[in-house]
This record gives sequence, C1' cells and structure tokens, in this order.
RNA sequence: GACUUAUCAAGAAAGACGGAGGGAUGGGCCCGACGAUGUCUUGGCAACCUUUAAAGAUGGUGCCAAUUCCCACUUCAAAAGACUGAAGGAAGAUGAGAA
Repeated sequence: GACUUAUCAAGAAAGACGGAGGGAUGGGCCCGACGAUGUCUUGGCAACCUUUAAAGAUGGUGCCAAUUCCCACUUCAAAAGACUGAAGGAAGAUGAGAA
C1' cells in the first nucleotide's frame, strides 16, 4: 500500500522549539507573524484492543479549532438544473482482524 469489519453530532490544552503557510483532494468557508501547520515535553479526553466480576483505566493505539468544518455522486421531496431538506453511497480518518 490493497482487503474485511466497527465507529465518526459528544469529549479533551499548556509550555518549549521553529518560522509560513495550514485545515487529505476540488470548490466554499475558516485558522495563521497576537506565530498557525509541524516536532518535543507535560497534561487531558475517550473506551477500539487489553486488564477486570463490575466499575474503571494498568498497558497498546487513537484523539484534544470548526459535525470527518460544509459540499462533491445517486435518489426523493407539488417545481427540485440554482437554493433548501432527507436518505443512501463515494472519499477520508481511527481501531481491530486477516493474506
């Protein structure tokens, strides 16, 4: 990297380093020199695996701006091609599993 499966409306930030873009992609909309994104430390959230009679959190991951930030494709909704709403899907993220 590809496959199977579950979840994705809740939750949880300080310090140090560093110095320009970042939020996966396209569009939108946001974040960012009052220092973002990132790395490290500490702290926290959570409960997928694990431990357990349960609780919960010993350990393994994960996560800590915005619903996966919103939309993207299809169908439906008196018109439904713009706008709006609903359902499903795609894509993505994370866990567990398997070759």
Source information
The RNA shown here (SAM riboswitch aptamer (S box leader)) has 99 nucleotides and comes from a Bacteroidota bacterium. The sequence was found by an Rfam model in a public genome assembly. Of the family's consensus pairs, 91% are formed in the model. The coordinates come from a structure-prediction model, not an experiment, and the mean pLDDT is 80.